[in-house]
RNA sequence: CGAGAAGCUGGGGCAGUCGCUCCACGGGGCCUUCCUCUCGGGGGAGGCGACCGCGGGGAGGAAAGUCCGGGCUCCAUGGGCAAAGGUGGUUGCUAACGGCAACCGGCCGUGAGGCUAGGGAAAGUGCAACAGAGAGUAGACCGCCGAUCACGCUCCGUAAGGGGCGCAGAGGCAAGGGUGAAACGGUGCGGUAAGAGCGCACCAGCGUCUCCGGAGACGGAGACGGCUUGGUAAACCCCACCUGGAGAAAGACCAAAUAGGGAAGGGCAUGUGGCGUCAGCCUGCGUCCAGCUUCCUUCCGGGUUGGUCGUUCGAGGCGGGCGGCAACGUCCGUCCCAGAGAAAUGACUGUCGCGUUCGAUCCUCGGAGAGGACGUACAGGACCCGGCUUACAAGGCUUCUCGCACC
RNA sequence: UCCCCUGUGGUGUAAUUGGUAACACAGCUGUUUUUGGUACAGUCAUUUCAGGUUCAAGUCCUGGCGGGGGAA
Numbered sequence: 001c002g003a004g005a006a007g008c009u010g011g012g013g014c015a016g017u018c019g020c021u022c023c024a025c026g027g028g029g030c031c032u033u034c035c036u037c038u039c040g041g042g043g044g045a046g047g048c049g050a051c052c053g054c055g056g057g058g059a060g061g062a063a064a065g066u067c068c069g070g071g072c073u074c075c076a077u078g079g080g081c082a083a084a085g086g087u088g089g090u091u092g093c094u095a096a097c098g099g100c101a102a103c104c105g106g107c108c109g110u111g112a113g114g115c116u117a118g119g120g121a122a123a124g125u126g127c128a129a130c131a132g133a134g135a136g137u138a139g140a141c142c143g144c145c146g147a148u149c150a151c152g153c154u155c156c157g158u159a160a161g162g163g164g165c166g167c168a169g170a171g172g173c174a175a176g177g178g179u180g181a182a183a184c185g186g187u188g189c190g191g192u193a194a195g196a197g198c199g200c201a202c203c204a205g206c207g208u209c210u211c212c213g214g215a216g217a218c219g220g221a222g223a224c225g226g227c228u229u230g231g232u233a234a235a236c237c238c239c240a241c242c243u244g245g246a247g248a249a250a251g252a253c254c255a256a257a258u259a260g261g262g263a264a265g266g267g268c269a270u271g272u273g274g275c276g277u278c279a280g281c282c283u284g285c286g287u288c289c290a291g292c293u294u295c296c297u298u299c300c301g302g303g304u305u306g307g308u309c310g311u312u313c314g315a316g317g318c319g320g321g322c323g324g325c326a327a328c329g330u331c332c333g334u335c336c337c338a339g340a341g342a343a344a345u346g347a348c349u350g351u352c353g354c355g356u357u358c359g360a361u362c363c364u365c366g367g368a369g370a371g372g373a374c375g376u377a378c379a380g381g382a383c384c385c386g387g388c389u390u391a392c393a394a395g396g397c398u399u400c401u402c403g404c405a406c407c
Numbered sequence: 408u409c410c411c412c413u414g415u416g417g418u419g420u421a422a423u424u425g426g427u428a429a430c431a432c433a434g435c436u437g438u439u440u441u442u443g444g445u446a447c448a449g450u451c452a453u454u455u456c457a458g459g460u461u462c463a464a465g466u467c468c469u470g471g472c473g474g475g476g477g478a479a
Stems, first nucleotide, its partner, number of pairs: 001403009012352007020058004025053003029048008060378001064389002067387005072247004084243005089103005104118001105116004119238002124236002126232002141177002143173003148170002151166006185203006204228002206225008251309004261300006275286002316335008353376006361368003408478007417432004426462001434450005455471005
């Protein structure tokens, strides 16, 4: 100098004019109530907010998406199991988390570094299109073989039978070719009819055991076993762990309203009638049906739909010390920093800053440049926090890697 | 403020347990016709976007973007 990697920061400044919102104070006004009176008025208390003055506060790093987690509130709640949903390397941090930090394993990159739902496939079930012979304790298309059986020719033998040559029907094989994302370890030697972990040596993987290092995930070394048991669980499933539900339109209080109704169920009492039964009768008892009044429960419908609180001092911000690799914890100092209720923090002008572009002019011809034009993002609280994700104009800073050149 | 559903050619819809993205209409091009229509042939897709799991994703998982609906 070029090309990159990781992280942090920043989110325009000043002045003027006109406005917006909240709070406090003062003035004036209005309302209510009480006292006093010379009946004109005067005074005290409380309230209101459309007025005026003065003072103070007034969006974010994401306030966003509402994807996780918590506080808070109400409802539910004896415990456990199951169901349903979620999470999934280890250790730690935290109020908690699916977040964060450090580390381990795997993959990618020359590297700085990046990505990683990363438990179990040797508990079971399922799936794998097309191609291919065969897709899971599989398979033989091309190919290889002629040890065995059969067959043909031939030789020996009286015969039984035996030898040789051939063929490839039965059969044997899986080395090579070929298919596929994936084909049941790799290389070499031996072995064989041809072959094959069939045997051996080395290598790779897996399992068991032992030792060493580590807090652990895991890493390293050795011995044994021919064990070679493929993929998929972001397929069902198994294992471990976590989770009660609803959400500020949660909820609490005050005021107002609850008139007159409908339906269903239940309870109590009363009255009439029918039937049965007992009884001589009155009447009583049991049961059924109907109606009315009152009470209770549920639903429908009607009415009221105003105010206050919750609500902003909080796992809070900033600075520093200490502990920790870090996330984070702890201590000290300091600060108070929106709180509306359909929603305020805006508009215009000037100027400065920054970026892009045009460019009078100047010179050492490569630059410097008065001045002009345009642009200056993403976006805005609505109970509050911790994260994640997404959007974002310029600008600034730190550390590291690779390549080239020079000293 | 809170909750739920959904996204496939231009439009309306399909796609079995994950295995070659299909149909109708519309558009465009060509043939037939004197011309138009009809008919026939052809053409038209980053399955809303990005990443992941898998041999393989419209389909499974995660996140974004857009659209629609509901709640005292």
This is a predicted complex of two RNAs, RNase P RNA and transfer RNA, with 479 nucleotides together. It holds a member of the Rfam family "Bacterial RNase P class A". By type it is a ribozyme. The coordinates come from a structure-prediction model, not an experiment, and the mean pLDDT is 75.